Predicted 3D model of a 1199-nucleotide part of an RNA (large-subunit ribosomal RNA, half B) from Medakamo hakoo. A source record names the gene rrnL. It matches the Rfam family "Bacterial large subunit ribosomal RNA". Its family is annotated with structural constituent of ribosome and ribosome in the Gene Ontology. The organism belongs to Medakamo, within Eukaryota. RNAcentral holds the full RNA, with entries from ENA. Model confidence (mean pLDDT): 85 of 100.

Context: one part of a larger RNA
RNA sequence: CUCUCUCUAAGGAACUCGGCAAAAUAAUUCCGUAACUUCGGGAGAAGGAAUGCCUCUGAUGAAGAGGUCGCAGAGAAUAGGCCCAGGCGACUGUUUACCAAAAACACAGGUCUCCGCAAAGUCGUAAGACGAUCUAUGGGGGCUGACGCCUGCCCGGUGCCGGACGGUGAAGGAAGUUGGUUAUUCGUAAGGAGAAGCUGACGACCGAAGCCCCGGUGAACGGCGGCCGUAACUAUAACGGUCCUAAGGUAGCGAAAUUCAUUGUCGGGUAAGUUCCGACCCGCACGAAAGGCGUAACGAUCUGGGCACUGUCUCGGAGAGAGACUCGGUGAAAUAGACAUAUCCGUGAAGAUGCGGAUUAAUUGCACCUGGACAGAAAGACCCUAUGAAGCUUUACUGUAGCCUGGAAUUGAAAUUGGGCUCGUUUUGCGCAGCCUAGGUGGGAGGCGUUGAGCAUUUUUCUCCGGGAAAAUGGGAGCCGUCAUUGAGAGACCACUCUUAACGAGCUAGAUUUCUAAUUGUGAUUCCUUGAAUCAGGACACAAGACAGUUUCUGGUGGGCAGUUUUAUUGGGGCAAUAGCCUCCUAAAAGGUAACGGAGGCGCGCAAAGGUUCCCUCAGACUAGACGGAAAUUAGUCGUAGAGCGUAAAGGCAGAAGGGAGCUUAACUGCAAGACCGACAAGUCAAGCAGGAGCGAAAGCUGGCCUUAGUGAUCCGGCGGUACCGUGUGGAAGGGCCGUCGCUCAACGGAUAAAAGUUACUCUAGGGAUAACAGGCUGAUCUUCCCCAAGAGUUCACAUCGACGGGAAGGUUUGGCACCUCGAUGUCGGCUCAUCGCAACCUAGUGCGGUAGUACGUGCUAAGGGUUAGGCUGUUCGCCUAUGAAAGCGGUACGUGAGCUGGGUUCAGAACGUCGUGAGACAGUUCGGUCCAUAUCCGGUGUAAUCGUUAGAGCAUUGAGAGGAGCCUUCCAUAGUACGAGAGGACCUGGAAGGACGUGCCUCUAGUAUACCAGUUCUUGCACCAGCAGGACCGCUGGGUAGCUAUGCACGGAGUAAAUAACAGCUGAAAGCAUCUAAGUUGGAAGUUCACCUCAAGAUGAGUGCUCUCUAAGGCAACGGUAAGACUAACCGUUUGAUAGGUGUCAGGUGUAAGGCGAGUAAUCGUUUCAGCUAAGACAUACUAAUCCGCCGAUUGAG
Repeated sequence: CUCUCUCUAAGGAACUCGGCAAAAUAAUUCCGUAACUUCGGGAGAAGGAAUGCCUCUGAUGAAGAGGUCGCAGAGAAUAGGCCCAGGCGACUGUUUACCAAAAACACAGGUCUCCGCAAAGUCGUAAGACGAUCUAUGGGGGCUGACGCCUGCCCGGUGCCGGACGGUGAAGGAAGUUGGUUAUUCGUAAGGAGAAGCUGACGACCGAAGCCCCGGUGAACGGCGGCCGUAACUAUAACGGUCCUAAGGUAGCGAAAUUCAUUGUCGGGUAAGUUCCGACCCGCACGAAAGGCGUAACGAUCUGGGCACUGUCUCGGAGAGAGACUCGGUGAAAUAGACAUAUCCGUGAAGAUGCGGAUUAAUUGCACCUGGACAGAAAGACCCUAUGAAGCUUUACUGUAGCCUGGAAUUGAAAUUGGGCUCGUUUUGCGCAGCCUAGGUGGGAGGCGUUGAGCAUUUUUCUCCGGGAAAAUGGGAGCCGUCAUUGAGAGACCACUCUUAACGAGCUAGAUUUCUAAUUGUGAUUCCUUGAAUCAGGACACAAGACAGUUUCUGGUGGGCAGUUUUAUUGGGGCAAUAGCCUCCUAAAAGGUAACGGAGGCGCGCAAAGGUUCCCUCAGACUAGACGGAAAUUAGUCGUAGAGCGUAAAGGCAGAAGGGAGCUUAACUGCAAGACCGACAAGUCAAGCAGGAGCGAAAGCUGGCCUUAGUGAUCCGGCGGUACCGUGUGGAAGGGCCGUCGCUCAACGGAUAAAAGUUACUCUAGGGAUAACAGGCUGAUCUUCCCCAAGAGUUCACAUCGACGGGAAGGUUUGGCACCUCGAUGUCGGCUCAUCGCAACCUAGUGCGGUAGUACGUGCUAAGGGUUAGGCUGUUCGCCUAUGAAAGCGGUACGUGAGCUGGGUUCAGAACGUCGUGAGACAGUUCGGUCCAUAUCCGGUGUAAUCGUUAGAGCAUUGAGAGGAGCCUUCCAUAGUACGAGAGGACCUGGAAGGACGUGCCUCUAGUAUACCAGUUCUUGCACCAGCAGGACCGCUGGGUAGCUAUGCACGGAGUAAAUAACAGCUGAAAGCAUCUAAGUUGGAAGUUCACCUCAAGAUGAGUGCUCUCUAAGGCAACGGUAAGACUAACCGUUUGAUAGGUGUCAGGUGUAAGGCGAGUAAUCGUUUCAGCUAAGACAUACUAAUCCGCCGAUUGAG
């Protein structure tokens, strides 16, 4: 010193984030118990009283009466602290085994939804299983979370449910269309046409779910406004207007676990209240089953207050035990480049034991302390990077299990019904004109009729309302055409055919219903195998049934699951911005040249705004001129360009590139010497040749535009051409080549046709190439000072303040930079301990004042000392209370975590508000949440040894140097004096007391006192009684010697010293004056030096004095010890002795022992007896032990 315990004066939470920890309470009986309440509770509420032993009554009980002892009777041990108020959660329970026990989970209750049993749901490829040997009072899922009062509005979006007219819609089916091939055929050839079949492509139409669509649904996911005006003070707005919405937040609550601003405002509590409680309502950003608001009871929950209690604290102290330390035994670990391992200032990869300079420093242990070794431990978890990983999410991308859906197969038989197609028989067909209701074409001069014509009636059907068609009945012989008219023609007739409709047959795809034989299921209680079986197989009997199930093809749905993507630049990253091209500046007079440097444009346009030939000259100003003006059109003069050139800027242009007119298409085809530029790929200029053109008389010019932007590689694919390849051959398919088209591939040299998030549950590789802390550089900002002096100050810039401006210093703020550190430099605040600076808070001295005094303002010198305790908050800070002379500002890794704490921040849990579809997120809030360590070196505090100090010793000293101390207040007197109108009220000087701090001590006071004394409980033992002893925290309790202590006592900070600072002077020139200064000289501060206290000759510079010694002086060791001590050391003693023990006598402590006797029934009391006992204290006393023995010190000393 650490740990575990015991006690502690006075105070009693002042400690601290917080009463953490500790103390206190505690048993039994009786009395007595509030608000509130779900009437059960609350409640052991709270708060009181009693408790031993003996005798008696009583029942050997409970209880009572009487007596008796102690400080204390549940005498020890065991053994609730309580109250008030609030938040959250109803409750008992559960949870992160090993940092979170909670407000989280669960819960009974509520509600929504699915499920009719071969249930839904779940596991499984399946068989099969759970659900359940259950059956809607049941089972699954979601949300909420007892109870009470309640649960508002919105169905636009998303989801779910329902619907089905329409749209869209796959496989499959399929009428049809078309390409290829070619038997054949035409053709002299080239070449063309081309049936069937085969084959490729397309394909009307049929074809489900889904989606679109139409409704419903909130205890489904979710959502629930803005602006303006208005009342007779003001303020506010019951009221009004307007815009938007699916609807605009109702009740209740509200600075809240939610409120940023905010410590909101008011009230309460406190001396003082960022917390707490009650209100208000301005709700950044409450709100009604992700429930709202209350609520008794409950809680190792969170928050505030109080009582009791205390070493939590003021402020510490003493004691016990276990370690530490010494000795004996045994005996690890991390760590370690090598070490011969100092301080300061500087330097330096920017914080040095190791470099430079200076200083300090004999050598080596031991015990301690942790400031440093950017100490150890863990290839930083924060941050960034990686075309790293993983978990999770979703309306990222792409898939996929599952589910829904249609086709085909397994898969059969019927009936009914409505479609489609084909065939057959019939039927319908009205422009005008025309006798009229003329479908089209062709043939055609006759056709029909007793096998019943015209006509009439009835019925059916169609209708353009004129009529047409059919059937039945009557009836009994005619009807129509050719001709004429109109125009495309006569149902006279026949054939083919269109359209409409009907009927019949066949084919085809459906729908509905029925059947039973596939298939499936059921049968504890039908039978057999089988003695038993709820098993298996079979039989039998029922039920379902071509459905279901299964296989396969198909469309949909599908974070249920899977694989992935989710850019870069960046004065860290994120957010924002940017990413290609053109012009200018930066750009440093060739070219080129960066930045998240400064300015702007482009992603086109034009059939003329192109080509050519010819012609013309602008803007503006002045003058003149009807309307007419500053500007219209006209004329003149001046006018190098001040205009114009489609489009930004630059360069350029009047001999025009500007403005017109005529004719036109060179806005051509095939090329291209040679250059520029350039990593490449690209990009740019270009004479000239050939072809065929335009303009011009011609020379000539023309391969777009005054120039420089107006853009996109490759792959893939389309179209036109060509006829190069053609997988045995011929073709074809397909490809190539020429031309052309399709990319905001704009992240613009373009990863893919196709891609977003989140991680605080995280991981890996790396980075000080890159952030957060600290250091460094800088000093914008900051702080301080200075210069100028407009002004304020009645006057007056400068007593005081000082604008507009300017200049410095510092390195405490916020920053900038990114230089050390990411194979780790622990981060705020507090505690502890400090140390330095001075820009001075107090105290000392002093100048000026708008200084009467007292106070005060502002300067100067000065760092010696001092610089409080509390309330709130994690706070630093700040506000407040109360003192005080004052309650200083800064640096020191925002000093100090191998010193402590861990409240805050900053892991994992949970909640609120807000954001997000979500996973999740928030310099928003809230509750909870593992702080390791034996010290090697340096450094520091102590304590030893060795050697040295020139022979060896003992004793005493000097003091170079170092450290400590250094403070302040109040009162009294001077003196109610100076001063002042008064109120008030001194300097100077003398004295007294006190505070804090320091040093020492234990007489007093107080504490402790585990080897002292006494009392007493339970228990065990000494055979029993008595008396003792052991254990129970020293059992507990009351006292207490020495020692150690503080709260106690004593003392300290003394100077007419020296030299000084600011300042004040004397004399005094330079400068005939003036001047504190230049020569000379006097004063002057808590500051400096000395004086005071301590250490100190390793002061290697080792000093000095006295004495002793030469076989000594002296010392060591040993032994007995100590008020000395970790060990060493120091000191005392060793028989010539009081060193320790013992003994004796005392002091002091305790408080009247035991035994005896006596009193009493007994407990108990009295007396012997102020007894007995008594540690460390005092004085005596050799009774015991310090016995005997040993060793060093040896060349009279140049090593």